Predicted 3D model of a 289-nucleotide RNA (Bacterial RNase P class A) from a Candidatus Limnocylindria bacterium. The model forms 94% of the base pairs in the Rfam consensus. It is recorded under the gene name rnpB. It matches the Rfam family "Bacterial RNase P class A". It is annotated as a ribozyme.
[in-house]
RNA sequence: CGAGCAGGCCAAGGUGGUCGCGGCGGCGCGAGCCGUCGAGGAAAGUCCGGGCUCCGAAGGGCAGGAUGGCGGGUAAUACCCGUCCGCCGUGAGGCGAGGACCAGCGCCACAGUGACGAACCGCGGCAACGCGGGUGAAACGGGCAAGCUUCCAUCCGGAGCAAGGUCGAGCAGGGGACCAUGGCGUGGCCCGCGCCGUCCCCGGGUAGACCGCUAGAGGCGGGGGGUGACCCUCGUCCCAGAGAGAUGACCAUCCACGACAGGACCCGGCUUAGCGGCCUGCUCGGCAA
Numbered sequence: 001c002g003a004g005c006a007g008g009c010c011a012a013g014g015u016g017g018u019c020g021c022g023g024c025g026g027c028g029c030g031a032g033c034c035g036u037c038g039a040g041g042a043a044a045g046u047c048c049g050g051g052c053u054c055c056g057a058a059g060g061g062c063a064g065g066a067u068g069g070c071g072g073g074u075a076a077u078a079c080c081c082g083u084c085c086g087c088c089g090u091g092a093g094g095c096g097a098g099g100a101c102c103a104g105c106g107c108c109a110c111a112g113u114g115a116c117g118a119a120c121c122g123c124g125g126c127a128a129c130g131c132g133g134g135u136g137a138a139a140c141g142g143g144c145a146a147g148c149u150u151c152c153a154u155c156c157g158g159a160g161c162a163a164g165g166u167c168g169a170g171c172a173g174g175g176g177a178c179c180a181u182g183g184c185g186u187g188g189c190c191c192g193c194g195c196c197g198u199c200c201c202c203g204g205g206u207a208g209a210c211c212g213c214u215a216g217a218g219g220c221g222g223g224g225g226g227u228g229a230c231c232c233u234c235g236u237c238c239c240a241g242a243g244a245g246a247u248g249a250c251c252a253u254c255c256a257c258g259a260c261a262g263g264a265c266c267c268g269g270c271u272u273a274g275c276g277g278c279c280u281g282c283u284c285g286g287c288a289a
Stems, first nucleotide, its partner, number of pairs: 001285010013254007021038007040260001044271002047269005052160004064156005069083005084098001085096004099151002104148002106144003120133005164211004173202006182196005218237008255258001
């Protein structure tokens, strides 16, 4: 220098200006003003695993599903780490549903008589049968379980924040009190009675409001343990919480000329999408000293 391998980080960006939006705090009678915070590495698919909530009484069995060398990590996993074995690669490395054909069913291309109960050829033998040959990866010697409703081991209750909880108008319903006056009905008229009416109470609970809702298996930094995943400890920080759903628009300037894409209960993974940029370690080849 070229070609690669593995891991990590950042990603319509920085600065200034003018308007605008949401949460919180403060001020203001109010309109509003001020301060502060305001999407991602995947917020996505909802494919796994948990937290949380309700139902169920949660024990056993069947069915069904998932996983599967061995050991470890974790709240848990189908995830991650280490390692063995097999395959691929010159190599750094990559990939692997990698338990069991003892029992049942199924499959075993081509060749071969025959791929599991099938008998071709030769020899021996009366025969049953025995020995050998040819084909083939494999000829009762077997192989395949990303073949099965097979076996073994382990795990799995269901539904999901529209979960669920608190308060609760109005209308309708039930009960009680009042009915002086008034209207309607009954009635020829009066009294009476009933309804309308006014007030109070009741339960269920609609609209609506509030909680759940974001301080967390949290981020950053230091120290310690471990090969590692990860764990322990100390310090420090608060970092979106809407409810038709906020994070935008324009101008100037700089550059790498700007991809995929946006929360909706939360977290750990996997997968998928993705213009690019940076860093670290390593491998192979070439050249030079």